[in-house]
Predicted 3D model of a 392-nucleotide part of an RNA (large-subunit ribosomal RNA, domain III) from Anaerosporomusa subterranea.
RNAcentral holds the full RNA, with entries from SILVA.
NCBI's taxonomy places the organism under Bacteria, Bacillati, Bacillota, Negativicutes, Anaerosporomusa.
Context: one part of a larger RNA
RNA sequence: GAGUAGCGAAAAGACAAGUGAGAAUCUUGUCCACCGAAAGCCUAAGGUUUCCUGAGGAAGGCUCGUCCGCUCAGGGUAAGUCGGGACCUAAGCCGAGGCGUAGAUGCGUAGGCGAUGGACAACUGGUUGAUAUUCCAGUACCGCUUUAAGUCGUUUGAGUGAUGGAGUGACACAGUAGGGUAGGCAAUCGCGAGGAUGGAAAUUCGCGUCUAAGCUUGUAGGGUGUUGUGUAGGCAAAUCCGCACAACUGGAACCUGAGAAGUGAUGGGUAGCUGUCCGUGAGGACGGCGAACUUGUUGAUCCCAGACUGUCAAGAAAAGCUUCUAGCGAGACAAGAGGCGCCCGUACCGCAAACCGACACAGGUAGGCGGGGAGAGAAUCCUAAGGUGCGC
Numbered sequence: 001g002a003g004u005a006g007c008g009a010a011a012a013g014a015c016a017a018g019u020g021a022g023a024a025u026c027u028u029g030u031c032c033a034c035c036g037a038a039a040g041c042c043u044a045a046g047g048u049u050u051c052c053u054g055a056g057g058a059a060g061g062c063u064c065g066u067c068c069g070c071u072c073a074g075g076g077u078a079a080g081u082c083g084g085g086a087c088c089u090a091a092g093c094c095g096a097g098g099c100g101u102a103g104a105u106g107c108g109u110a111g112g113c114g115a116u117g118g119a120c121a122a123c124u125g126g127u128u129g130a131u132a133u134u135c136c137a138g139u140a141c142c143g144c145u146u147u148a149a150g151u152c153g154u155u156u157g158a159g160u161g162a163u164g165g166a167g168u169g170a171c172a173c174a175g176u177a178g179g180g181u182a183g184g185c186a187a188u189c190g191c192g193a194g195g196a197u198g199g200a201a202a203u204u205c206g207c208g209u210c211u212a213a214g215c216u217u218g219u220a221g222g223g224u225g226u227u228g229u230g231u232a233g234g235c236a237a238a239u240c241c242g243c244a245c246a247a248c249u250g251g252a253a254c255c256u257g258a259g260a261a262g263u264g265a266u267g268g269g270u271a272g273c274u275g276u277c278c279g280u281g282a283g284g285a286c287g288g289c290g291a292a293c294u295u296g297u298u299g300a301u302c303c304c305a306g307a308c309u310g311u312c313a314a315g316a317a318a319a320g321c322u323u324c325u326a327g328c329g330a331g332a333c334a335a336g337a338g339g340c341g342c343c344c345g346u347a348c349c350g351c352a353a354a355c356c357g358a359c360a361c362a363g364g365u366a367g368g369c370g371g372g373g374a375g376a377g378a379a380u381c382c383u384a385a386g387g388u389g390c391g392c
Base pairs, nucleotide, nucleotide: 013031014030015029016028017027018026032389033388034387035386040369041368042367046349047348050347051075052074053073054072055071056070060068061067080141081140082345083344084343085342087118088117092113093112094111098107099106100105122139123138124137125136126135142341143340144339145338146337147336150333151332152331159328160327164324165323166322167321168320172311173310174309175308178304179303180302183298184297185296186295187294189208190207191206192205193204210268211267214263215262216261217260221256222255223254224253225248226247227246228245229244230243231242233241234240269293272289273288274287275286276285277284278283312315355364356363371383372382373381374380
């Protein structure tokens, strides 16, 4: 220079009470304002204790500070079913032998690792200051295992069964229609209120009208011909697949399949009513009882659905599952009743003051949910739940 620029979105604060040495800034309350395809909720990456409680105020906080993502201390993350591993493979990587090469090493077979994909058994309610599909209550399911009524079998072979064969898994893009569901709205019903100053006891107002997985039934719809005989193919075998022939034509049979109904549920939840205790009070804590719980309409981007139709650029693999034998083979199955179930993650932020940007930075950051009125709409305006008023 200069007590100058600036104090980081123009969404906005005001008042009262409390605490305190001290209050524009902390806490509580009442109004006001802002977001509402977000400035709400869940979650991946990343962060790594920032989470919760108590205490504190030197420094950090662009002011203040009794407050904090700050400091100190204590506490907090509970799983057979969620995500990952004890399963599988893709790109890619590693790579016994092997090939190449002055060397360090390069490539690569068998084999292995490797999710962003495949496979795979749990839901509802309650609870904490902080965790919950993990704890608790209720109701389930999966695998292994003990016992066992009973059933079948022991060369006339029950059962099991490949590192082998076959099928399935198994897939592009575009587009229409149908059947549903979540959700919404209205009515019905239940409970409560019913008007201090114009009106309003009613065709008025407020709130609620909810319920999962699992199990049973197998629907709308979608798909497939079925059976028998033979058989040079599927590196051996096959009753499986393929191929050939014959018989049978019902729209049957079989496979698949949302939803729905019943059950789950004499349970849970619930507006509201009410009791006790604490507090000067607003209020707080712990209980108890507990109504209605129906219908209509609308309606998805979700489910049936790897569906169907069309097109050409012709759209992963392996495990798993089903089946077939080779083989093994004397026990096997099993209502019911019991038992067991390993390792890692789980707090919190997550369009952000906690991640990436040197900052409590107007930037950037994958996925899911995303109500109501108007509207074609996830535009736009207003608003619910919820969250904020952007630290002078």